[in-house]
RNA sequence: GAGGCUGUAGCUCAGCCCGGUUAGAGCACGGCUCUGAUAAGGCCGGGGUCCACAGUUCAAAUCUGUGCAGCCUCA
Repeated sequence: GAGGCUGUAGCUCAGCCCGGUUAGAGCACGGCUCUGAUAAGGCCGGGGUCCACAGUUCAAAUCUGUGCAGCCUCA
């Protein structure tokens, strides 16, 4: 220098291809319950402006462009 993949909750990820109800799961965290007590289990809850900006559209996490970061391959 060229190409590809990835970026969503504190962590690991789904959802994206094929745009449409309030953006979800597990773990972690807080409360309650259960127990003599702890762990496990059960119930409830907090936490995201979906990497940034711009564009398309009635509508964008999802499509398009540019940039940034990480990883991989080639030179």
RNAcentral holds the sequence, with entries from ENA. A computed fold for a 75-nucleotide RNA from Candidatus Pacearchaeota archaeon RBG_13_36_9, annotated as transfer RNA. The source organism's lineage runs through Archaea, Nanobdellati and Candidatus Pacearchaeota. It matches the Rfam family "tRNA". It is annotated as a transfer RNA.